[in-house]
Background: The RNA shown here (c-di-GMP-I riboswitch aptamer) has 79 nucleotides and comes from uncultured Fusibacter sp. The RNAcentral record of the sequence draws on MGnify. The model forms 95% of the base pairs in the Rfam consensus.
């Protein structure tokens, strides 16, 4: 980061499955993505559950990186 080339990943939804849940896994499926590759012990934010509280909220717990973002790695090479 391009009306390039070779590719890659895979949202919602569906089926099966784990889980109290959020959510995860496998298969199908493509909304999109130049890191939509990895990282939850850079940091922030959001979601689940439990406890306390009149409430605001606080603490604990489990998740989300396709919420922003740190760090590391990777294909091509027009401007």
């Nucleotide at each position: 980061g391009a009306u390039a080339a070779a590719g890659g990943c895979a949202a919602a939804c569906c089926a099966u499955u784990g889980g109290a849940a959020a959510c995860g896994a496998u298969g199908g499926g493509a909304c999109g993505c130049a890191a939509a590759g990895c990282c939850a012990u850079a940091g922030g934010g959001c979601c689940u559950u439990u406890c306390a509280g009149a409430a605001a909220u606080g603490a604990a717990u489990g998740g989300c990186a396709g919420c922003c973002g740190u760090g590391c790695u990777a294909c091509c090479g027009a401007a």
The coordinates come from a structure-prediction model, not an experiment, and the mean pLDDT is 86.